[in-house]
């Protein structure tokens, strides 16, 4: 200058007028990096402060972070890449169970159809591989020795296992030794380990009004029925009634729950990082038919995705444009 | 707002991880004077979008898209 990999910050801004919501009524504040999907984990709340057991449902190298995750950092394998640098549900197939279609002799326990050697009474007997073909997959792999033919039978060398030793916090990693050589498949059942009570703000709580305080059907008559901690069992705790379905009512009422919080921003220590400690500073939406917008003139342009609803931490989608760091390759100049 | 589900020819549906069928529709052809029923035939899907696991996916995972369905309180 060029390809490329890895992040990061903004996503209209001035101004004038009109109009909206919310309180402390001031010329006061008002949407987002994703407020979204609602996929994970929390907090909050209420059920009996949540017992056992079975059932189910997540997650699945290893150290940390963290209120907590299935999330993040870092390091370890592996695969891809020339490198930067990305991916990865990354325990167990030697508890056991199931599959592994078609081809193929043969798909997991062995076995031999064509073949190759010996041998013979010739409708056979014994010995033998896994190159060939087939198929995603063929019983470690190439060469050699050896033999009748052959074969980890044995040798180098290489892949693996599974012992030792040395390093490391630990996955692991180096090195040495032993022919030990055992198919894939668990995002198939299952097996280990580690987590998990339900339900959700239509959660709760407080007030007010109102009625045909109606009717059928089921269950029950008190350890037995009902209802709660969900699916099953026990155990426990209320209750005299209980559930369903029709029916009738509330102006589908009104306040709390509600926004100051694992809260932002600056520094400072501590760590590789996530992250934490600490100091100072700042309050910045809170509806309930649901506010945050029109118009106009200027900029540089008819900004792109897209709108809070109990609240925070992630993750995953969606995104015009515009600016920044950082790192690798190659060419060229100096 | 918060819960659960479903997707596969035009439109309804089945199906153990190994050939995508079945009914109607559709479009010809017989039969009929003629349509209609009936009989042969034929077309119509690359599973709602992409990714993963696997030798192999409609089937089993995971994100997303689209549709349906359920939830106020007294009594």
């Nucleotide at each position: 200058a060029u390809a490329g990999c890895a992040g990061g910050u903004c996503g209209g801004g001035c101004a004038a007028u009109c109009g909206c919501a919310c309180c402390g009524c001031g010329c006061g504040u008002g949407a987002g990096g994703a407020a979204a999907g609602u996929c994970c984990g929390g907090g909050c709340u209420u059920c009996a402060c949540a017992g056992g057991g079975c059932a189910g449902g997540a997650u699945g190298a290893c150290u940390g972070c963290u209120a907590a995750c299935g999330g993040c950092a870092g390091c370890c394998g592996g695969c891809a890449g020339a490198a930067a640098u990305g991916c990865c549900a990354g325990g167990g197939a030697a508890a056991g169970u199931g599959c592994c279609a078609c081809a193929g002799a043969a798909a997991a326990g062995a076995a031999a159809a064509c073949u190759c050697c010996g041998g013979g009474u010739c409708g056979c007997c014994g010995g033998a591989a896994a190159a060939g073909c087939u198929g995603a997959a063929a019983c470690g792999g190439c060469g050699g020795u050896g033999u009748a033919a052959g074969a980890g039978a044995c040798c180098a060398c290489c892949g693996g296992u599974u012992c030792c030793g040395c390093c490391g916090a630990g996955a692991g990693g180096c090195g040495g030794a032993a022919g030990c050589c055992u198919g894939g498949u668990a995002a198939a059942c299952c097996c280990c380990a580690u987590c998990c009570g339900a339900a959700g703000c239509a959660a709760g709580g407080u007030c007010a009004a109102a009625u045909a305080g109606g009717a059928a059907a089921g269950c029950u008559g008190a350890u037995a029925c009902c209802g709660g901690c969900u699916g099953c069992c026990c155990g426990c705790c209320g209750g005299a009634g209980c559930u369903u379905u029709c029916g009738g009512g509330u102006a589908g009422g009104a306040c709390c729950g509600c926004u100051g919080g694992a809260g932002g921003c600056c520094g400072u220590c501590a760590g590789c990082a996530a992250u934490g400690a600490c100091g100072g500073u700042c309050c910045g939406a809170g509806a309930c038919a649901g506010a945050u917008g029109a118009u106009u003139g200027c900029c540089u342009a008819u900004a792109a995705c897209a709108g809070a609803a109990c609240c925070c931490g992630g993750c995953u989608u969606a995104c015009a444009g515009a600016c920044c760091u950082g790192c690798u390759g190659u060419u060229u100049g100096u | 707002c918060a819960g659960g589900g479903u997707g596969a020819g035009g439109u309804g549906u089945a199906a153990c991880g190994g050939g995508u069928g079945c009914a109607u529709g559709c479009g010809g052809g017989u039969c009929u004077u003629g349509g209609g029923a009936g009989c042969c035939u034929g077309u119509g899907g690359c599973a709602g979008u992409g990714g993963g696991u696997u030798c192999a996916a409609u089937u089993c995972c995971c994100a997303c898209c689209a549709c349906c369905c359920u939830g106020a309180c007294c009594a």